[in-house]
RNA sequence: ACGCGAGAAGGGCAACCCCGCCGAAAGACGGGUGAACGCAAAGCCUUCGGGGCUACCGCACGCAAGCACGCGCGUGCCAUGCCGGCUGGGCCGCCGAA
Numbered sequence: 001a002c003g004c005g006a007g008a009a010g011g012g013c014a015a016c017c018c019c020g021c022c023g024a025a026a027g028a029c030g031g032g033u034g035a036a037c038g039c040a041a042a043g044c045c046u047u048c049g050g051g052g053c054u055a056c057c058g059c060a061c062g063c064a065a066g067c068a069c070g071c072g073c074g075u076g077c078c079a080u081g082c083c084g085g086c087u088g089g090g091c092c093g094c095c096g097a098a
Stems, first nucleotide, its partner, number of pairs: 004096002012039002016034001017032004022027001037085001043091003048088003051083003058077006
């Protein structure tokens, strides 16, 4: 230096829950004198790829009493909305047993 990651040392993060707040939702953010599911990068980037979630709008179809349209409701499709704590990748970095 590269690789590797220990019942190591010293530290770090925080799933979940509650409150607030934004949002149609997924989800994000802030706080907790709650709590630890986990993480060796759960540090940063990802508008480079894969995967997943949601469906306001839009489109299609359906629903009631002549027809049509509109509204409403329901179903299906749709990412331009999200998830980096799903993953490949990029950048940086603490420690040192085998």
Record summary:
Predicted 3D model of a 98-nucleotide RNA (c-di-GMP-I riboswitch aptamer) from a Gemmatimonadaceae bacterium. Taxonomically the source falls in Gemmatimonadaceae (Bacteria, Pseudomonadati, Gemmatimonadia, Gemmatimonadales). Model confidence (mean pLDDT): 84 of 100.